[in-house]
RNA sequence: CAAGUAAGACAAGUAAUCGCAUCUGCAAGUGCCGAAAGGCCGCAGGUGAGGAAAGUCCGGGCUUCACAGGGCAGGAUGCCGGAUAACGUCUGGCGGAGGCGACUCCAGGGACAGUGCAACAGAAAUGUAACCGCCUUCGCUGCUUCCGGAGAAGGUAAGGGUGGAAGGGCAGUGUAAGAGACUACCGCCCGGCUGGUAACAGGCGGGGCACAUGUAAACCCCAUCCGAAGCAAGACCGAACAGGAAGCAUAUGGCGGCCCGUCAGCUUCUCGGGUAGGUUGCUUGAGGCUGCUGGCGACGGCAGGUCCUAGAUAGAUGACCACCCAACGACAUAACCCGGCUUAUCGUCCUGCUUGCCUU
Numbered sequence: 001c002a003a004g005u006a007a008g009a010c011a012a013g014u015a016a017u018c019g020c021a022u023c024u025g026c027a028a029g030u031g032c033c034g035a036a037a038g039g040c041c042g043c044a045g046g047u048g049a050g051g052a053a054a055g056u057c058c059g060g061g062c063u064u065c066a067c068a069g070g071g072c073a074g075g076a077u078g079c080c081g082g083a084u085a086a087c088g089u090c091u092g093g094c095g096g097a098g099g100c101g102a103c104u105c106c107a108g109g110g111a112c113a114g115u116g117c118a119a120c121a122g123a124a125a126u127g128u129a130a131c132c133g134c135c136u137u138c139g140c141u142g143c144u145u146c147c148g149g150a151g152a153a154g155g156u157a158a159g160g161g162u163g164g165a166a167g168g169g170c171a172g173u174g175u176a177a178g179a180g181a182c183u184a185c186c187g188c189c190c191g192g193c194u195g196g197u198a199a200c201a202g203g204c205g206g207g208g209c210a211c212a213u214g215u216a217a218a219c220c221c222c223a224u225c226c227g228a229a230g231c232a233a234g235a236c237c238g239a240a241c242a243g244g245a246a247g248c249a250u251a252u253g254g255c256g257g258c259c260c261g262u263c264a265g266c267u268u269c270u271c272g273g274g275u276a277g278g279u280u281g282c283u284u285g286a287g288g289c290u291g292c293u294g295g296c297g298a299c300g301g302c303a304g305g306u307c308c309u310a311g312a313u314a315g316a317u318g319a320c321c322a323c324c325c326a327a328c329g330a331c332a333u334a335a336c337c338c339g340g341c342u343u344a345u346c347g348u349c350c351u352g353c354u355u356g357c358c359u360u
Base pairs, nucleotide, nucleotide: 001356002355003354004353005352006351008349009348010347013323014322017319018318020048021047022046023045024044025043026042029041031040032039033038050331054342055341057340058339059338060337061336062230063229064228065227069260070259071258072257074226075225076224077223078222079093080092081091082090083089094108095106096105097104098103109221110220114219115218116215117214118213131160132159133156134155135154136153137152138151140149141148142147168186169185171183172182173181187209188207189206190205191204193202194201195200234280235279236278237277243270244269245268246267247266248265252264253263254262255261287307288306289305290303291302292301293300294299
């Protein structure tokens, strides 16, 4: 210098004017709107849409069912340890795959519990074996001989073909030709030792050898976990109103499905009032920042440190001037809140590490 890889920060800023919303303080009164509950109007100050606010994919806080359970079914996760309020998230390791490497990815338990599936090709696809072959013996036939052709019996699975996979692999000894038949190495099985919390790793001894293949994001088995609905949840205020009939009590209804259990008076039909009012929930939090501190890390602890940073409800966060600038340009605009994941995306800055080239 170039190429890569991992992580982070910003995504504009400063000042002024006008406008909008909200909060706090002060002020205000026989004011305005309204049937009421309640709301509006003045002055000053503070604050005002993102890294994803998107998706609604997970987990919770909170509210109601509800006083709260057991089992079955169903669903989710799936190596080992840790973090967290929790998670299917994150972090550290182990194993496997990719990459020269830094690094990245894994729907990572079980195929001796059982069932299913494995197309096509191939002789044969889970233990049957023999398509072409190789060897031994036997006779037949062509031919002068050499040399050929077709067959029968026996042996064989080393060579060739098909395939993702063919009676573990590879190299030898051996054999009529071969073959774990035997030997060395690897693989597999059994036993125990060492290291590690563990997943697991490494040695040692024995066995010619097997659970003889693969597949569980196939059914399934095992381990762990899991109520439902949702701020349009719920609560309060104002206004209005009218009940009646039938059924049931060993019944009925509620509790995600079923059973048990538990709670309660419930269900159906008819008739009537309201359902476009107002307030609340509503933003002080598993909160942010700073300093010290523990940890490889995710993350945690301490401080009586410091700060309060949107709360609308047909929905505010805008316009303009000057300076400055990479940055109002992309993706895109809060609605109960928070922790993650996933997806989209313009531009700038900074740091670690890897590889290559050049120079010293």

This is a predicted structure of a 360-nucleotide RNA (Bacterial RNase P class A) from [Clostridium] scindens. Its mean pLDDT, the model's own confidence on a scale to 100, is 76. Rfam family: Bacterial RNase P class A. By type it is a ribozyme. A source record names the gene rnpB. The model forms 98% of the base pairs in the Rfam consensus.